[in-house]
Context: one part of a larger RNA
RNA sequence: UUGGGCGUAAAGCGUCUGUAGGUGGCUUUUUAAGUCUGCCGUCAAAUCCAGGGCUCAACCCUGGACAGGCGGUGGAAACUACCAAGCUGCAGUACGGUAGGGGCAGAGCGAAUUUUCAGUAGAGCGGUAAAAUGCGUAGAUAUCGAAAAGAACACCAACGACGAAAUCACUCUGCUGGGCUGACACUGACACUGAGAGACGAAAGCUAGGAGAGCGAAUGGGAUUAGAUACCCUAGGAGUCCUAGCCGUAAACAAUGGAUACUAGGCGCUGUGCUUAUCGACCCAUGCAGUGCUAUAGCUAACGCGUUAAGUAUCCCGCUUGGGUAGUACGUUCGCAAGAAUAAAACUC
Repeated sequence: UUGGGCGUAAAGCGUCUGUAGGUGGCUUUUUAAGUCUGCCGUCAAAUCCAGGGCUCAACCCUGGACAGGCGGUGGAAACUACCAAGCUGCAGUACGGUAGGGGCAGAGCGAAUUUUCAGUAGAGCGGUAAAAUGCGUAGAUAUCGAAAAGAACACCAACGACGAAAUCACUCUGCUGGGCUGACACUGACACUGAGAGACGAAAGCUAGGAGAGCGAAUGGGAUUAGAUACCCUAGGAGUCCUAGCCGUAAACAAUGGAUACUAGGCGCUGUGCUUAUCGACCCAUGCAGUGCUAUAGCUAACGCGUUAAGUAUCCCGCUUGGGUAGUACGUUCGCAAGAAUAAAACUC
């Protein structure tokens, strides 16, 4: 490589858009490239098989075949492909509704915290398993009034909603993306996947300028301890926040790639339609889309999965091939750097 695989044993790219490529719905026609088939040519000898000849054998002679390949020529037309014409069930557009923390920008409220100022009061406060460092008669803690600042938005809140993922929640306004549903009007395969490529991408980190309440890597101190470069306490400069860029990684997880079709049920929730009922709404029955629990068949090494499949099938992509060395070295690309991406071997068990 073939074959086998990828929830947990090695293995699904963090997510999407999309180029080449691969694959592709129904009906009719054309061509005959693939496909099937008849015939012809050719593919040295030796080797192989059968028979025969040297007294046997090695050896020699005659004949034949397997496995196929290549070329030519005649035919078939189901399938793939090609040509042409159609169809509507894939897909899309328009129309009517509709839910939503989807995104960006702007404005604003309140609770809490800290600080400052002023009053009251007068000895402790704080912290812990217990303490101490720390704060406090230069008046703390507590309490009341006023002001300022920054960050995050209690309840509602859910097993709930939206988004490709990362993520997204105080309120209002503006701009804007996508989804679902209904009736069926239009286009007529316009589709699926997607190597490269591009875009987005938590936290931490980096560059420049702001901001800095609380928290708080580093660091100082107090404890604990044999020690304690920790867990606990008290402080606390980066950072956390904003703007403009960079970085491009996570147990980026459902450890489960995307698309399509099929295959028992039962119980919820969200959105929307229809039926029934009613004064109206709820209720009842039911369709589509999503999100959960449970379970049959089937699958699985088991755990478990089970119409949201890990079942039954098809298409496309990615990845895997004993452990360590090692996601390392070297080289290359990217990056301001930190590093990221790609990615071995010797050796060893």
Predicted 3D model of a 349-nucleotide part of an RNA (small-subunit ribosomal RNA, central domain) from Hibiscus mutabilis.
Taxonomically the source falls in Hibiscus (Eukaryota, Streptophytina, Spermatophyta, rosids).
Its Rfam family is "Bacterial small subunit ribosomal RNA".
The coordinates come from a structure-prediction model, not an experiment, and the mean pLDDT is 87.